Predicted 3D model of a 70-nucleotide RNA (Fluoride riboswitch aptamer (crcB RNA motif)) from an archaeon.
RNA sequence: UUAUGCAGAGGUGAUGAGGUCCGCCUUGGCAUAUGCCUAAACCGCGUGCGCUGAUGACUUCUGGCAUAUA
Numbered sequence: 001u002u003a004u005g006c007a008g009a010g011g012u013g014a015u016g017a018g019g020u021c022c023g024c025c026u027u028g029g030c031a032u033a034u035g036c037c038u039a040a041a042c043c044g045c046g047u048g049c050g051c052u053g054a055u056g057a058c059u060u061c062u063g064g065c066a067u068a069u070a
Stems, first nucleotide, its partner, number of pairs: 009026005016061006028037003044051002
């Protein structure tokens, strides 16, 4: 210097929020180094003024749609 692995932390997984688990990413620069900028992961679908879905998965709440009962 490069690559890989482990642990921790942060970010993230097409429409809101909580909990648990899982996947993925974490590159650089400046400065007055508790700041600012930037990269990655991520941003649904061959049919298109169209279609599915509030989950990455499970669960709870909220919102929406359909049907039935009171």
The prediction has a mean pLDDT of 77. It matches the Rfam family "Fluoride riboswitch aptamer (crcB RNA motif)". Rfam links the family to the GO terms positive regulation of gene expression and response to fluoride.